[in-house]
Molecule: SAM riboswitch aptamer (S box leader)
Organism: marine eukaryotic metagenome
């Protein structure tokens, strides 16, 4: 700087935990979290290819390498604004998370 409403799971050891925080609310002995194995998701760097009269960029395909990621919009609010009698709703920060 970008992106975060879609996508993607078994199975082996293990045994009481998790969802970043604070609340709510949930998910979990019909097995959390964590190794390790397989698979699968995605396309954020690199790479390959066609097209762009060549090259450069750049969009697009591939998904081979590097990451990430596979319960709930980043799970929901938490600050600030907007519409409302209220509930609520929409908008934007910040915080976090990959890259």
């Nucleotide at each position: 700087c970008a992106u975060c409403a879609a996508g993607a799971u078994c199975g082996a050891c293990u045994g009481a935990g998790g969802g970043a925080u604070g609340g709510g609310c949930c998910c979990u002995u019909u097995g959390a979290a964590g190794u390790c194995g397989a698979a699968g998701c995605a396309a954020c760097c690199u790479c390959u290819g066609a097209c762009c009269u060549c090259c450069c960029c750049g969009g697009c395909a591939g998904c081979a390498g590097g990451u990430g990621c596979u319960a709930a919009u980043u799970c929901c609010c938490g600050c600030g604004g907007g519409u409302u009698a209220a509930a609520a709703c929409c908008c934007g920060a910040a915080a976090g998370a990959u890259g």